[in-house]
RNA sequence: CGCUUAUCGAGAAAGGCUGAGGGUAAUGGCCCUGAGACGCCUUGACAACCCCUCCUUGGUCCCACCGGGAGUACGGUGCCAAAUCCAUCCUUGCGCGCCCUGUUCGCGUGUUCCAGGUACAGAUGAGCU
Numbered sequence: 001c002g003c004u005u006a007u008c009g010a011g012a013a014a015g016g017c018u019g020a021g022g023g024u025a026a027u028g029g030c031c032c033u034g035a036g037a038c039g040c041c042u043u044g045a046c047a048a049c050c051c052c053u054c055c056u057u058g059g060u061c062c063c064a065c066c067g068g069g070a071g072u073a074c075g076g077u078g079c080c081a082a083a084u085c086c087a088u089c090c091u092u093g094c095g096c097g098c099c100c101u102g103u104u105c106g107c108g109u110g111u112u113c114c115a116g117g118u119a120c121a122g123a124u125g126a127g128c129u
Base pairs, nucleotide, nucleotide: 002128003127004126005125006124007123008122013043014042015041016040017039021032022031023030026088027087028086029085044080046078048077049076050075052071053070054069055068056067058066059065084121090117091116092115093114094110095109096108097107098106099102
């Protein structure tokens, strides 16, 4: 780098260094930022996954395993503005608008001034090549 799979509206900042952009493609929006962002280092926190401990009326009758729940933060990762900040393609519903009032789905429209479900892209874990 690639493949599979689960999750993605929860949670959690101080100090030092640096000095202009940043919000991991693009475009648009909306935000953060010289009252110092982003990044790096130190310390501290958080608790999503693995590990570990406990519970469990479920799968199934014991163990074990799986599923569900709780805990821990020693270990492996991760993470500490905003929903993956929002939208983008498709689609469902709803609202609104229009006239050619429908070949049974008429057409258009909705942006942080609508609500859902996918897909794409991305992030993280676990497993694999």